[in-house]
RNA sequence: CUCUUAUCCAGAGAAGCUGAGGGACCGACCCUGUGAAGCUUCGGCAACCAGACCAAAAGUUAUGGUGCCAAAUUCGGCAAAUAUGAAUGGCAAUUGCCAUUCACAUCUGGAAGAUGAGAG
Numbered sequence: 001c002u003c004u005u006a007u008c009c010a011g012a013g014a015a016g017c018u019g020a021g022g023g024a025c026c027g028a029c030c031c032u033g034u035g036a037a038g039c040u041u042c043g044g045c046a047a048c049c050a051g052a053c054c055a056a057a058a059g060u061u062a063u064g065g066u067g068c069c070a071a072a073u074u075c076g077g078c079a080a081a082u083a084u085g086a087a088u089g090g091c092a093a094u095u096g097c098c099a100u101u102c103a104c105a106u107c108u109g110g111a112a113g114a115u116g117a118g119a120g
Base pairs, nucleotide, nucleotide: 001120002119003118004117005116006115007114008113013042014041015040016039017038021031022030023029025077026076027075028074043069044068045067048065049064050063051061052060053059073112078109079108081106082105084103085102086101087100088099089098090097091096
């Protein structure tokens, strides 16, 4: 780097150094000199893998390997369904009905991404 698979609406931050960006990408919206990102130290969350307890499963634990510690993976991006609105067209003619497109919302599925485990 590629592939397979599981999970992603819960949870958990202080100090020091440094000094302007960060939230993957795009759009939106946020965070940020009351200090971004990064590095270091300490702390914490969680329980994917290994270990321990258990006859085993379930479960517990938190010793080791990762991971994580603003906001749902911050929200959306592609598609379907439904509701609403607008435009255009058709039918019908007091109200309307139907179709197409667009916008927006809800919901479902997907894509992309992240992390673990396994494989190449």

About this RNA: Predicted 3D model of a 120-nucleotide RNA (SAM riboswitch aptamer (S box leader)) from an Anaerolineales bacterium. It was read from a public genome assembly, where an Rfam model found it. The coordinates come from a structure-prediction model, not an experiment, and the mean pLDDT is 85.